Predicted 3D model of a 125-nucleotide RNA (SAM riboswitch aptamer (S box leader)) from a Balneolales bacterium.
C1' cells in the first nucleotide's frame, strides 16, 4: 500500500514546548481556536479489539459463545459527534407548479433505509 472481517449512540485531560490553524479528503454549511489551533514531549486517564483469567458447548486441545478487569501486556483513544448535506432507494408526509384530474408527473423539503468514503482492531497478501 492492498484484501477480508468486526465495530463506529458510550467513556476518558492536565502540564511543558510550539505559534495559526483545526473538526480525514473536495464543495457548501455548522462549530472549536491568541482565555492559544495543528504538531511534539511528559504524566494521568478511558475501554474490552487482541492478549490474560474463569464458565459453558464438550471429555483435553482447537473452535464457538458468555463473564471479568488487573500487570493495561499489544494496539487504540481522551471537544462537541464518522458534525450535517452531497450518491441512491422508500413514503395516499408537506409545499409549489403542470395537465392528461390521479395511489398522476416534476421540483424542493421532511422522515427513514442503503451505498460509497473514512477511523480503529484482528487476520492475510
Nucleotide at each position: 500500500c492492498u484484501c477480508u472481517u468486526a465495530u463506529c449512540g458510550a467513556g476518558a485531560a492536565a502540564g511543558g514546548c510550539g505559534g495559526a490553524g483545526g473538526g480525514a479528503u473536495c464543495a457548501g454549511g455548522c462549530c472549536c481556536u491568541g482565555u492559544g489551533a495543528a504538531g511534539c514531549c511528559u504524566u494521568a486517564g478511558c475501554a474490552a479489539c487482541c492478549g490474560c483469567u474463569c464458565c459453558g458447548g464438550c471429555a483435553c486441545c482447537c473452535c464457538c459463545g458468555g463473564a471479568g478487569g488487573u500487570c493495561a501486556g499489544g494496539u487504540g483513544c481522551u471537544a462537541c459527534a464518522u458534525c450535517c448535506u452531497g450518491c441512491u432507494c422508500u413514503u395516499g408526509c408537506c409545499a409549489u407548479g403542470c395537465c392528461g384530474u390521479g395511489u398522476g408527473c416534476a421540483u424542493g423539503g421532511a422522515a427513514g433505509g442503503g451505498a460509497a468514503a473514512g477511523a480503529u482492531g484482528a487476520g492475510g497478501g
Its Rfam family is "SAM riboswitch aptamer (S box leader)". Rfam describes the family as follows. The SAM riboswitch is found upstream of a number of genes which code for proteins involved in methionine or cysteine biosynthesis in Gram-positive bacteria. The sequence was found by an Rfam model in a public genome assembly. The model forms 89% of the base pairs in the Rfam consensus.